[in-house]
The RNA shown here (c-di-GMP-I riboswitch aptamer) has 80 nucleotides and comes from a Planctomycetia bacterium.
RNA sequence: AAACCGAAAAGGCAAACCGGCUGAAAGGCCGGGGCGCAAAGCCAUGGGUCCUCCGUAACGAGGAUCGCCAGGCUGCCGAA
Numbered sequence: 001a002a003a004c005c006g007a008a009a010a011g012g013c014a015a016a017c018c019g020g021c022u023g024a025a026a027g028g029c030c031g032g033g034g035c036g037c038a039a040a041g042c043c044a045u046g047g048g049u050c051c052u053c054c055g056u057a058a059c060g061a062g063g064a065u066c067g068c069c070a071g072g073c074u075g076c077c078g079a080a
Base pairs, nucleotide, nucleotide: 005078006077012037013036017032018031019030020029021028022027035067041073042072043071045070046069047068048065049064050063051062052061053060
C1' cells in the first nucleotide's frame, strides 16, 4: 500500500407518517420526521414487483422501483 473483515472514531444517508409541488398512474422532488443502513453512493444491465396502453388471453410497448435480488463502477476510517 492492497485484500478480507467491521471494533472504535469522524461523519453520512433517511423508512413509515405529515405538509407542499408534480405526474394519467406507479412514483418523483422539497420541508419536517427517523424505521433502519458499512455503501440505504451511482448505474435500470439480468431477474422480480408496481403503473399505463394493446389484447379474450398469451405476447408486446412505454414508465417506475438500486431501501427487492444479482451484477458493474466508485468511496470514509483502520482495532481484532
The sequence was found by an Rfam model in a public genome assembly. NCBI's taxonomy places the organism under Bacteria, Pseudomonadati, Planctomycetota, Planctomycetia. Model confidence (mean pLDDT): 89 of 100.